[in-house]
Two RNAs folded together computationally: RNase P RNA and transfer RNA, 451 nucleotides in total.
Rfam match: Bacterial RNase P class A.
The prediction has a mean pLDDT of 76.

RNA sequence: ACGGCAACUGACUCUAUCGCCGGCCGUGCCGAGAGGUGCGGCGGGAGGAAAGUCCGGGCAACACGAGCCACCAUACUUCCUAACGGGAAGGCUCGCGGGGAGGCAAGUGCCCCGCAGACAGCAAGUGCCACAGAAAGCAAACCGCCAGCAAUGGCAAGGGUGAAAGCGCGAGGCAAGAGCUCACGACGGGCGACAGCGAUGCCGUCCGAUGGCAAACCUUAUGGGUUGAAAGACCAAAUAUACCGACAGACAAGGGCCGGCUCGCCCGUUGUCGGGGGGUAGGUUGAUAGAGGCCGGCGGCGACGCCGGCAGUAGAUUGAUGAUAGAGACUGUUGAAGACAACAGGACAGAACCCGGCUUAUGAGGCUGCCGUUUCU
RNA sequence: GGUCCCAUAGCUCAGUCGGUUAGAGCAGCUGACUCAUAAUCAGCGGGUCCUUGGUUCGAGCCCAAGUGGGACCA
Numbered sequence: 001a002c003g004g005c006a007a008c009u010g011a012c013u014c015u016a017u018c019g020c021c022g023g024c025c026g027u028g029c030c031g032a033g034a035g036g037u038g039c040g041g042c043g044g045g046a047g048g049a050a051a052g053u054c055c056g057g058g059c060a061a062c063a064c065g066a067g068c069c070a071c072c073a074u075a076c077u078u079c080c081u082a083a084c085g086g087g088a089a090g091g092c093u094c095g096c097g098g099g100g101a102g103g104c105a106a107g108u109g110c111c112c113c114g115c116a117g118a119c120a121g122c123a124a125g126u127g128c129c130a131c132a133g134a135a136a137g138c139a140a141a142c143c144g145c146c147a148g149c150a151a152u153g154g155c156a157a158g159g160g161u162g163a164a165a166g167c168g169c170g171a172g173g174c175a176a177g178a179g180c181u182c183a184c185g186a187c188g189g190g191c192g193a194c195a196g197c198g199a200u201g202c203c204g205u206c207c208g209a210u211g212g213c214a215a216a217c218c219u220u221a222u223g224g225g226u227u228g229a230a231a232g233a234c235c236a237a238a239u240a241u242a243c244c245g246a247c248a249g250a251c252a253a254g255g256g257c258c259g260g261c262u263c264g265c266c267c268g269u270u271g272u273c274g275g276g277g278g279g280u281a282g283g284u285u286g287a288u289a290g291a292g293g294c295c296g297g298c299g300g301c302g303a304c305g306c307c308g309g310c311a312g313u314a315g316a317u318u319g320a321u322g323a324u325a326g327a328g329a330c331u332g333u334u335g336a337a338g339a340c341a342a343c344a345g346g347a348c349a350g351a352a353c354c355c356g357g358c359u360u361a362u363g364a365g366g367c368u369g370c371c372g373u374u375u376c377u
Numbered sequence: 378g379g380u381c382c383c384a385u386a387g388c389u390c391a392g393u394c395g396g397u398u399a400g401a402g403c404a405g406c407u408g409a410c411u412c413a414u415a416a417u418c419a420g421c422g423g424g425u426c427c428u429u430g431g432u433u434c435g436a437g438c439c440c441a442a443g444u445g446g447g448a449c450c451a
Base pairs, nucleotide, nucleotide: 001373002372003371004370005369006368008366009365012328013327014326015325016324017323018322020045021044023042024041025040026039027038028037029036030035047348051359052358054357055356056355057354058353059228060227061226062225071224072223073222074221075220076090077089078088079087080086091119092117093116095115096114097113098112099111100110120219121218125217126216127213128212129211142159143158144155145154146153147152167185168184170182171181172180186210187208188207189206190205191204192203194201195200232285233284234283235282241277243275244274245273246272247271248270249269251268254267255266256265257264293310294309295308296307297306298305299304330345331344332343333342334341335340378450379449380448381447382446383445384444387403388402389401390400396434405421406420407419408418409417427443428442429441430440431439
């Protein structure tokens, strides 16, 4: 210098005209009013992800005596936070990449840096481990080793199979061998000392197990009531109508006055008018000032917290936030040549109750870190 | 605005508790039978298991993210 990866930043600006959706002011018309509608003026109008709806909370309605089981979620430690499965710092890793020291050399050992990690527990129980292989889990024996003439017996060091073969290495031991025994080491747990809030590290001592899988069932610990703005609250038309009142009609069924018959009256029944509850259409609200933003100071390694100041005008509901023109900035190409001209380019995407995260999408530029190639010193 | 489900051959579907060559029916192709066609019989081909990443010795299956499609709630 070029290329790649990751993280952060950034998300073109101004003016004019026309158009769309809210707000305020003035005014005309309609209306008893509430309000509706027209015109004019002023000012406002998408995002870093508004997305996916994957987590957490606010808010609301319903439910709720306590405990256990079941179900779901989470899982190194400490801290941050309203909360979180999010974030910060740290620990660990026979995880990945790079470098260094020592060394004749090499690395699987040691040290350092960067990145990554669904990072509790298979030394609680159960289950699974195809094919190959003698054997895949209370071990077993094809070749092999040893004993034996052989039959057979003993063994698991070596070979071979496999993703994986009962800890590594050395010595002792033995017929041959084997944690069979011992030293050293890897690993798990208990106790004690030291450092640390802790995870953990390190040292000593004692005990113990030895393949993998918990994104297999499961165990342990912690947390979780359910449903979501189509939640919920308020107002409420037309039509039909529970119920109430007045008037009118006919007494046909039934009941009462009344034990039986007749007549009468009342309830009842039908219609009209008036009142009237609930629910529907529709409307208002919830609903836009919020665990908010910007700037400065202080505390903290940091996430973040505290204090002070400043501005504050999205709110649609078949769903507004757009288009055109001009000027300027940025990038690329070409032509000229140092600050010019022409042409081209600007992504992903669009609120719908709100907020904190995560994940995913995203063109050019800027900045930081790492890696690769080439050249120069 | 919210809840849930599905994706495997050209079509419709299986695939169990993860196991090494992913199957079935229809469709297609070839052959037989027939004068010929259909039916029938025999055989054959055909797969980015929606995509990417992870767990595992091993993934259609388990986990995460994404893409596409569908159903439901006034």